RNA sequence: AUGAACGUUGGCGGCGUGGAUUAGGCAUGCAAGUCGAGCGAGAAGUCUGUGAGUGAUCCUUCGGGUGAACGAUCAGACGGACAGCGGCAAACGGCGUAGUAAUGGAUAGGUAACGUACCCUCAGGACGGGAAUAGCCACGGGAAACUGUGGGUAAUGCCCGAUAAUGUCUUCGGACCAAAUGGUGUGAUUCCGCCUGAGGAGCGGCUUAUUCGGUAUUAGCUUGCUGGUGAGGUAAUGGCUUACCAGGGCGACGAUGUCUAGGGGGUGUGAGAGCAUGGCCCCCACGACCGGAACUGAGACACUGUCCGGACACCUACGGGUGGCUGCAGUCGAGAAUCUUCCGCAAUGGGCGCAAGCCUGACGGAGCGACGCCGCGUGGUGGAUGAAGGCCCUUGGGUUGUAAACACCUGUCAGAGGGGAUGAAGUCGUUGAAGGUUAUCCUUCUUCGUUGACAGAGCCUCAAAGGAAGCACGGGCUAAGUACGUGCCAGCAGCCGCGGUAACACGUACUGUGCGAACGUUAUUCGGAAUCACUGGGCUUAAAGGGUCCGUAGGCGGCGUUACAAGUCAGGUGUGAAAUCCCACGGCUCAACCGUGGAACUGCGCUUGAAACUGUAAAGCUUGAGUAUCUCAGGGGUGAGCGGAACUUCCAGUGGAGCGGUGAAAUGUGUUGAUAUUGGAAGGAACACCGGUAGCGAAAGCGGCUCACUGGGGGAUGUCUGACGCUGAGGCACGAAAGCUGGGGGAGCGAACAGGAUUAGAUACCCUGGUAGUCCCAGCUGUAAACGAUGAGUACUAGAUGGGAGGGGGGCUUGCCCCGUCCGGUCGCAGCGAAAGCAUUAAGUACUCCGCCUGGGGAGUAUGGUCGCAAGGCUGAAACUCAAAGGAAUUGACGGGGGCUCACACAAGCGGUGGAGGAUGUGGCUUAAUUCGAAGCAACGCGAAGAACCUUAUCCUGGAUUUGACAUGCAUGGAUUAACUCUGUGAAAGCAGAGCCACGCCUUCGGGUGGAACAUGCACAGGUGCUGCAUGGCUGUCGUCAGCUCGUGUCGUGAGACGUCGCGUUAAGUCGCUUAACGAGCGCAACCCUUGUCCUUAGUUGCCAGCACGUCAUGGUGGGGACUCUAAGGAGACUGCCGGUGUUAAACCGGAGGAAGGUGGGGAUGACGUCAAGUCAUCAUGGCCUUUAUGUCCUGGGCUGCACACGUCCUACAAUGCGGCGUACAGAGGGCCGCGAACCCGCGAGGGUAAGCAAAUCCCAAAAAGCGCCGCUCAGUUCGGAUUGCAGGCUGCAACUCGCCUGCAUGAAGCCGGAAUCGCUAGUAAUCGCAGGUCAGCUAUACUGCGGUGAAUGUGUUCCUGAGCCUUGUACACACCGCCCGUCAAGCCACGAAAGCGAGGGGUGCCUAACGUCGUUGAGCUAACCUUCGGGAGG
Repeated sequence: AUGAACGUUGGCGGCGUGGAUUAGGCAUGCAAGUCGAGCGAGAAGUCUGUGAGUGAUCCUUCGGGUGAACGAUCAGACGGACAGCGGCAAACGGCGUAGUAAUGGAUAGGUAACGUACCCUCAGGACGGGAAUAGCCACGGGAAACUGUGGGUAAUGCCCGAUAAUGUCUUCGGACCAAAUGGUGUGAUUCCGCCUGAGGAGCGGCUUAUUCGGUAUUAGCUUGCUGGUGAGGUAAUGGCUUACCAGGGCGACGAUGUCUAGGGGGUGUGAGAGCAUGGCCCCCACGACCGGAACUGAGACACUGUCCGGACACCUACGGGUGGCUGCAGUCGAGAAUCUUCCGCAAUGGGCGCAAGCCUGACGGAGCGACGCCGCGUGGUGGAUGAAGGCCCUUGGGUUGUAAACACCUGUCAGAGGGGAUGAAGUCGUUGAAGGUUAUCCUUCUUCGUUGACAGAGCCUCAAAGGAAGCACGGGCUAAGUACGUGCCAGCAGCCGCGGUAACACGUACUGUGCGAACGUUAUUCGGAAUCACUGGGCUUAAAGGGUCCGUAGGCGGCGUUACAAGUCAGGUGUGAAAUCCCACGGCUCAACCGUGGAACUGCGCUUGAAACUGUAAAGCUUGAGUAUCUCAGGGGUGAGCGGAACUUCCAGUGGAGCGGUGAAAUGUGUUGAUAUUGGAAGGAACACCGGUAGCGAAAGCGGCUCACUGGGGGAUGUCUGACGCUGAGGCACGAAAGCUGGGGGAGCGAACAGGAUUAGAUACCCUGGUAGUCCCAGCUGUAAACGAUGAGUACUAGAUGGGAGGGGGGCUUGCCCCGUCCGGUCGCAGCGAAAGCAUUAAGUACUCCGCCUGGGGAGUAUGGUCGCAAGGCUGAAACUCAAAGGAAUUGACGGGGGCUCACACAAGCGGUGGAGGAUGUGGCUUAAUUCGAAGCAACGCGAAGAACCUUAUCCUGGAUUUGACAUGCAUGGAUUAACUCUGUGAAAGCAGAGCCACGCCUUCGGGUGGAACAUGCACAGGUGCUGCAUGGCUGUCGUCAGCUCGUGUCGUGAGACGUCGCGUUAAGUCGCUUAACGAGCGCAACCCUUGUCCUUAGUUGCCAGCACGUCAUGGUGGGGACUCUAAGGAGACUGCCGGUGUUAAACCGGAGGAAGGUGGGGAUGACGUCAAGUCAUCAUGGCCUUUAUGUCCUGGGCUGCACACGUCCUACAAUGCGGCGUACAGAGGGCCGCGAACCCGCGAGGGUAAGCAAAUCCCAAAAAGCGCCGCUCAGUUCGGAUUGCAGGCUGCAACUCGCCUGCAUGAAGCCGGAAUCGCUAGUAAUCGCAGGUCAGCUAUACUGCGGUGAAUGUGUUCCUGAGCCUUGUACACACCGCCCGUCAAGCCACGAAAGCGAGGGGUGCCUAACGUCGUUGAGCUAACCUUCGGGAGG
């Protein structure tokens, strides 16, 4: 932006617009008639006359008379229906877009090659005759539609004759051609008509040029085809048609075929260029149920005419007929979807008519649809207790919000009533007048009368805020956020993406934002998209250079001169319809809309001029290109000949057991003599060294030597030609290897194949063999990572330095230097590039030409064509699917990549685990319950430094309780509750009951009041309930590994880099040196504790050398500070010294001294971070859940359960041992609800009594291994101690489930442990005991400490594990536990194949054929001509 549709909503008006799909089918009504002033006839009706008949009134002799009125019949006049003849119209208007890629449209021309009814102008004319035929009448046929025969009639119908040029034909003499004197009217030269000719206007026919889609997976098409001549035909040119002649015509600037499509003015978008489109309106074309044909006519091959064929529908008496909404309404169908079977000719326009007028679904209007555009309204002002309600909340409040209420106003729209402007101008009639010579005609003025389907403004009055707001959105893009619900569900989504329990993204509410009678969604077009790039892109690596050369068409092309004027430029002019767009002004109150004028329409034609450039023509030039002469290098090509080494085979000799092969083997080969070695012969293929980022060639490619033939290139000279050039769609040629065909050849190698190995397998890698092939000749194939992943040509743009081939110059030192050309490398500036990189051999700067690209997959596939013997090549899609695929670089991580380095990592050792029994933890199983957590290392003697009850938990069973076991506050109560004592019940908790008794202050002694406590109620408490993936804190681990960062600066578009790299060194990013880096921080180290030596001070509870006292004996006592020790302070160690190495450095190695030497040993100390590591059950805490329960209390049980599996330990299997007796030496701890000596009892555990000690004083307390003596003598034992029985002790309310200890008895497995695996580098491993915490007691063999005895091995870094730094590759980044490939049940989607079945379209050939046109033949008719009167010609 839209001819839209859908969803929600919907007050009014104006102007527009509305079947886009089935050019599918249609009921019904209407949409083209008109003229009586062309003609005949003429119904109804009216009038006049006639007047059959009836007969009022009056008169009457009652017989009748009179005769108003009505009125049949007939005649005439008016009238004019229905139908007919005739004229004009019906070819316009209206509708649609099926077909049509040109028989079409647009623009500009031509027509001397044409037509034209009605209209206008001019000139001339209209004389004399005739024959019919509708209607009508009569008789028929038919169901109907319709139609036949006979009779008679009119015309502005038809025909003949006359007249005849300015018309037509012409042989230039001539010949030929018309009419309605009709209508009106008393009256026509005069008004309306008729005929001929000329001109005009408008309209039309034909024709030329340019231009207007896709497709080459359509490359050849054409026989009336192209041209000519004659004839025909037409309004007219023309193969338009025909006869003859010629053989042309179109096509890569795309013919022909096929698909699609009405074209234009314009419309949408866009800065423009473009791209898309052609609804309404205007112009043109085409169509009218489908196909075909002509007739009439000025005009048609005719929407509502005719004929024929077909389909469909309807009527029918079954014989036959009728119809055509792509006119206006309307209907069915299909569809996401598109309106009233309306009013009127009042206006505008059209047809006919002299006119009045008639007709007009054209048109003017109304109706329906928010379908679009535009306008208006849904109120305005004040109004804070910031009401209520809603939502949120940190509970203070905030927001909705001046919003409402309320007060005062206003009156648009809609509503009611009134009123009527305007759209109306005319026409006609009428009165009067003027002009046109006359006039019935025309023009002008004037009086009066006459025309509105529809709309109904402005205006006046009334009432009343009364009737009138929604939709979408709120994560970012993108304006606007909160709460609740939900819990990868439900759902959202334009892209990115949201949702797995705190969702600004889903749903709802509140609130906000945007637009507003609309708002969103869907579809489509343009834009953004420079994302098809003309303006305005690219091709080394992202998609993209053809494998290479030659060359056709084409494109492009050197330097002067002259001419032309095609391109180009300038002026003028014609055209470019109107509408639209733009500008100005104007009309509807504004706007939309409309009017007037202008500009514009970027185009095309004609004309005048210019001559620089392109082009063309002419004549030149030499620098591009070619050519000539001399010369040079080369694995350039083709053919022939020759050569040696190696290999294999064969023959022969020597020789005698293996050879060969591999990671290791085997297959194979060999005593029938191999391998090895010597001599000889044969064969085929390839050419070592030279050999070189050296050479040559267009590329593929080319390598022994010689000869022959031959292509190209370079240099010098500057002879000759004079632009001869460059590129190159198609085309031709060449084109590695493999492959194919035919014929040779075949040593080695070697697809396939066979065997042996390897392996889970091994159709492989390795080995033994081995066919095609590899080689040659002749042909085919035509592809490669055919690569510089870089097309060819020309010119220009800093350099440096190697190589190859010619040439020139210089000094001369005779092998150096300089200059220039060509080829071929490396580095590098500017510049370019996304970067990597390229950089005179460009990927720089430009020009010319060719090829190619346009997201990934599908796919270089399918199909078609073409080439090929085949294999296959070339050309080359779509459906569908994804939101990426890709390039270059960066930081990490990773590697069965590399380098350097470290660690009990391995190796070297010692001792274990894994086997047994037991302890303990875990899994599993079991159970009413076996509470919970921890899960590779980094869970598993872990939380738990101690589960009989307690502990202990939503563990289980059962019993209770509800403001609660615990905290705080408020209100009320009342002086007894509570506490305490007691009773009942009960397993207890609890429940029920009884007794007893208080306090502070004031006091009028009556009482009042208050706090604690209690009861009741309200707030609330409580939760080891969930979420460690919402968290804090704490902790583990990498790891005591040496790393992790920052500031400034520099480099890079950027991510980032440098610093932190490199060379040394260290335990160390420790230190030194170098350096686009310079510094700094957290880590390392040091500072701290302990231990090792010494000194000083102090000397009790510790110590005792000397002095003294005492004891059986003992630092027991006096005393002492020397020593040990205690615990305070100091000293000491720093690569400080010497030598060597190293860079003169850092540092390392060795040595001296020293108690200790290079961090002396040990501890504490843990960077940035990683593992969503662990913990909501230490604690804290958000959210959620629970509240007579998931809280609280209690009884009993469970956490201890046992076919089994694992982890960590203890004790062992014994003699380096075990048992007994004797005997020696620690350190560090603990102790008052405690440690408990000594003594007594007990075999013992223990008991009794009891001293001392709040502890350097007393106690636990015995250290053990050790040492000495004795026994055991290799056994399931004097090893080992499980298990079980009995008897005891201790703790505790209580040892049944379920404690520990003692004694006696019992005496299991086990004789050193498979695969695998753990710890440890010195006071360490191993081994020995001691103490402590927890704790009533204990399952402690655990844990935390303490000391005693006290080794072995390594001085290395190949490997395993882990770690650090540098580097490299990467398709990884949740980062190798990564990524990723193939196959696959079932289901689903898309596209195919398929026996067959059904339907449609096109081409071509043949046969048949309606209507019709033309011709021919026959028949009928026939006025004007001829006649011999019979007829004939012609029609």